[in-house]
Context: one part of a larger RNA
RNA sequence: CUGGGCGUAAAGGGCGCGCAGGCGGCCUGGGAAGUCUUGAGUGAAAGCCCCCAGCUCAACUGGGGAAUGGCCUGAGAAACCACUAGGCUGGAGUGCUGGAGAGGGAAGCGGAAUUCCCGGUGGAGCGGUGAAAUGCGUAGAUAUCGGGAGGAACACCAGAGGCGAAGGCGGCUUCCUGGACAGACACUGACGCUGAGGCGCGAAAGCUAGGGGAGCAAACGGGAUUAGAUACCCCGGUAGUCCUAGCUGUAAACGAUGGGUACUAGAUGUGGGGGGGUAAUUGAAAGUCCUUCCGUGUCGGCGAUAACUCAAUAAGUACCCCGCCUGGGGAGUACGGCCGCAAGGCUGAAACUC
Numbered sequence: 001c002u003g004g005g006c007g008u009a010a011a012g013g014g015c016g017c018g019c020a021g022g023c024g025g026c027c028u029g030g031g032a033a034g035u036c037u038u039g040a041g042u043g044a045a046a047g048c049c050c051c052c053a054g055c056u057c058a059a060c061u062g063g064g065g066a067a068u069g070g071c072c073u074g075a076g077a078a079a080c081c082a083c084u085a086g087g088c089u090g091g092a093g094u095g096c097u098g099g100a101g102a103g104g105g106a107a108g109c110g111g112a113a114u115u116c117c118c119g120g121u122g123g124a125g126c127g128g129u130g131a132a133a134u135g136c137g138u139a140g141a142u143a144u145c146g147g148g149a150g151g152a153a154c155a156c157c158a159g160a161g162g163c164g165a166a167g168g169c170g171g172c173u174u175c176c177u178g179g180a181c182a183g184a185c186a187c188u189g190a191c192g193c194u195g196a197g198g199c200g201c202g203a204a205a206g207c208u209a210g211g212g213g214a215g216c217a218a219a220c221g222g223g224a225u226u227a228g229a230u231a232c233c234c235c236g237g238u239a240g241u242c243c244u245a246g247c248u249g250u251a252a253a254c255g256a257u258g259g260g261u262a263c264u265a266g267a268u269g270u271g272g273g274g275g276g277g278u279a280a281u282u283g284a285a286a287g288u289c290c291u292u293c294c295g296u297g298u299c300g301g302c303g304a305u306a307a308c309u310c311a312a313u314a315a316g317u318a319c320c321c322c323g324c325c326u327g328g329g330g331a332g333u334a335c336g337g338c339c340g341c342a343a344g345g346c347u348g349a350a351a352c353u354c
Base pairs, nucleotide, nucleotide: 003326004325005324006323007308008307012322014201015200016199017198021194022193023192025088026087027086028085029084030083034080035077036076037075038074039073041071042070049065050064051063052062053061054060091191092188093187094186095185096183097182098181103177104176105175106174107173108172109171110154115149116148117147118146119145120144121143125136126135162169163168206247207246208245209244210243211242215241216240220236221235222234223233258321259320260319261318262317263316266299267298268297269296270295271294272293273292274291275290276289277288278287303310304309327354328353329352336347337346338345339344
């Protein structure tokens, strides 16, 4: 390279937007670059291969044939690909109406709880554990009542529930703002899919500067345990956890399953929307039943799979595009390059060894 693969064996990029590139719906006309048919030229000879022949055979040699990735040129075909002209509406998108949602950003507000401070009551313990001790407390603790301060997180609702591309998002109100979904029409007319580079987003920890600091808590101190105990348990406790601005760019960033489109038995739950049936009624309506679209679970058939399992949310059947794998260790290391304030990140070997 080819091939075969990527849920768990090596292998899906953390996620999106998107330039180039690759791929791309239906109908009609056109020329004819690709494509196909046909004619001509060229593809030296020798050699290789086949047949025949000459040296007594062979090697060797002679003759004939075949072969020769292909290239060039004339004529022709028009299905397919490409190009061009025109048209279409099923893909894609826009407008309209409507409801759902912890989607994002900013500001304001609220109650419970912890801690601390002040005051009242009270008077000996509290706390903690397997048991204890360190610790706190007669300078009045714990408990309890009233008042105050401050920070962080939002019980119930809450659901295998919802939203988001992923990371992720949960008290209430207002403002700004993204996306998805349903319905009946109208409009644009292939405007699409994917996406190397690139750009952006990206949990936690960490970093810079400034603030903040209730609780929790690496490090650290102490008490226990133990042979020891640089731990597990206990008492303390600083970074940090929070906010603003900037950096870092990683993860079991997981469904360990890239994105898109089409097709392929069902059953059942649940969230959002539409249509229809039904009731004590005169109407509406919760409910219930049927149906349809979108989402999210469970079970299950065909099929798939090494098995486990997957099974319309595919790991089934196909096509398009991207990423990635190619024995274990050495090693996600070294070197170089790029990025970063640093920590480090990205790219990423070899010797040697089994």
Description: This is a predicted structure of a 354-nucleotide part of an RNA (small-subunit ribosomal RNA, central domain) from an uncultured bacterium. The full RNA is in RNAcentral, with records from Greengenes. Its Rfam family is "Bacterial small subunit ribosomal RNA". The prediction has a mean pLDDT of 90.